[in-house]
Molecule: FMN riboswitch aptamer (RFN element)
Organism: uncultured Methanobrevibacter sp.
RNA sequence: AGUUCUCAGGGCGGAGUGGAAUUCUCCACCGGUGGUGACAGUCCACGAGCUAACAGCUGAUUUGGUGAAAAUCCAAAACCGACGGUAACAGUCCGGAUGAAAGAGAAUG
Repeated sequence: AGUUCUCAGGGCGGAGUGGAAUUCUCCACCGGUGGUGACAGUCCACGAGCUAACAGCUGAUUUGGUGAAAAUCCAAAACCGACGGUAACAGUCCGGAUGAAAGAGAAUG
């Protein structure tokens, strides 16, 4: 190298309106994998998801500080989040999914 196995996504709590909302409004809460001079939901890629499927599409950050080095840390203020379902519009509920998978690890050799 190859083979086998294991693992591999978090979050609605409070108040309000209403006949009805974990879906709306206010406050709160969450953040896959690899990389990057130092730790990343918002940089570079990948996965997931979607489509007319050998291909294509696919979200979001600034300012100040420290430093040799940070769009990654600290401070502050922002922003983003598939598809189908629903007594009412969903990042957080239910479903495809006891699935798939970026990848991580172990055994063997």